[in-house]
RNA sequence: GGGCUCGUAGUGGAGCGGUUAACACGUCGCUCUUACACAGCGAAAACCCCCAGUUCGAAUCUGGGCGAGCCCA
Numbered sequence: 001g002g003g004c005u006c007g008u009a010g011u012g013g014a015g016c017g018g019u020u021a022a023c024a025c026g027u028c029g030c031u032c033u034u035a036c037a038c039a040g041c042g043a044a045a046a047c048c049c050c051c052a053g054u055u056c057g058a059a060u061c062u063g064g065g066c067g068a069g070c071c072c073a
């Protein structure tokens, strides 16, 4: 320098262009217990890496940028 894949709660991770976005772990509260743990119930937490474009409508499609991984040179 070129190619491919990827970027979404604290972590992992799902999400056909149509509900300001699942789930698991974690965190907090309540119940249970003498207490802790387990278990059950509930809650908070991301407007999706950034900027444009297409569209009635974009996390999703397109372009550019930034970053990560792999491969080629």
Base pairs, nucleotide, nucleotide: 001072002071003070004069005068006067007066010025011024012023018056027043028042029041030040031039049065050064051063052062053061